Bacterial large signal recognition particle RNA from Dehalococcoidia bacterium UBA7891, 264 nucleotides, folded computationally. Taxonomically the source falls in Dehalococcoidia (Bacteria, Bacillati, Chloroflexota). Its mean pLDDT, the model's own confidence on a scale to 100, is 78. The sequence was found by an Rfam model in a public genome assembly.
[in-house]
RNA sequence: UCGUGCUAGGCGGGGAGUUAGCGGUGCCCUGUAUUCGCAAACCGCUCUAGCGAGGCUGAAUUCCUGUCAUAGGUGCGUAAGAAAUUACCUCUGGCAAUUUGUAUAGGUGUUGAUAGUCGGGUCCUACGCGGCGGGAGCCUGUGAACUCCGUCAGGUUCGGAAGAAAGCAGCGGUAAACGGAUACUCUCGGGUGCCGUAGGGAAGCCUGAUUAGAGCCAUACCAAUUGUAUAUGUUGUUGCUUCACAUCAACGAAAGGUGCACGG
Repeated sequence: UCGUGCUAGGCGGGGAGUUAGCGGUGCCCUGUAUUCGCAAACCGCUCUAGCGAGGCUGAAUUCCUGUCAUAGGUGCGUAAGAAAUUACCUCUGGCAAUUUGUAUAGGUGUUGAUAGUCGGGUCCUACGCGGCGGGAGCCUGUGAACUCCGUCAGGUUCGGAAGAAAGCAGCGGUAAACGGAUACUCUCGGGUGCCGUAGGGAAGCCUGAUUAGAGCCAUACCAAUUGUAUAUGUUGUUGCUUCACAUCAACGAAAGGUGCACGG
């Protein structure tokens, strides 16, 4: 150095989680790389860390070691972005009201603005009067076969007779009930009244008198205050994306290392 045959080893790996720890089943990432049995409130082991039984390959492109590169995962962050959501109204934004100021070629004002004082009305309560509406009374009409009253023809009954008795129809009146119009009386009610009396009355409006004497009103804008509702506001939470740091790390790249026996 070549050939043949063996053995070590290999026949996927990794992450999170779980675990005293290791590995597995399960989940996830890579990727295609043996078979059977066991296995998540689990299965099997003990720093030599799956167990048991088979198969293939086999000392090198294939095994081992570290380095490089790097898919992916995990942790962390007073880092960023957008989103969802609880709560809140301090900031920002909306609406409304009040007030100060400024402006308007606005309106009005010495024929008296604004303000003060007094009085009155509007407002409330009670009473009274009137009016409207309802009900009742009064007046009137109809209205009782018999069950109300009066008079009772005829007829009936009693009587020797004279007469008497009860009483239907009819007539008149009346009760219950049903109608009618005006005036009057009583009673009830009110979104009743240029009404009256008395009492009350915080603010606003109107009005009369009086004091004083020049502004007042409207609109626009600035500013402030108050109120109201909320989100593109504030605060907290959750995950997503990106970034930074740390950590684990598949596939891969190049390099290094690593047996035995026999024969040429």
It matches the Rfam family "Bacterial large signal recognition particle RNA". About the family: The signal recognition particle (SRP) is a universally conserved ribonucleoprotein involved in the co-translational targeting of proteins to membranes.